[in-house]
RNA sequence: CGGGCGCGCGCGGGAGAGUUUCUGGUUUCGACCAGGACGCCGAAGGAGCAACCGCCCCGGAAUCUCUCAGGUCAAAGGACCGCGUGCGCUGA
Repeated sequence: CGGGCGCGCGCGGGAGAGUUUCUGGUUUCGACCAGGACGCCGAAGGAGCAACCGCCCCGGAAUCUCUCAGGUCAAAGGACCGCGUGCGCUGA
């Protein structure tokens, strides 16, 4: 130096599940917004168990589980993946 790991940023991809019903408001009378009820979803976050891993006293741990939160037309968001880039660590 190439490369590897971590974090951030930009771009692209990115699933699931009622726009069900009630109330109120707006309305260009198509529909839209807010709140409640019930149902549903898991891939923001959070929590739990645990295969497994480690420096093995203890700790780290999921795409599993739970749905507190979130979501359930679209938009936004979105774990994760790819490319680029900045910083840090490492670097035979």

A computed fold for a 92-nucleotide RNA from Sphingomonas sp. ID1715, annotated as Glycine riboswitch aptamer. The source organism's lineage runs through Bacteria, Pseudomonadota, Sphingomonadales, Sphingomonadaceae and Sphingomonas. Rfam family: Glycine riboswitch aptamer. About the family: This family represents the bacterial glycine riboswitch. The RNAcentral record of the sequence draws on Rfam.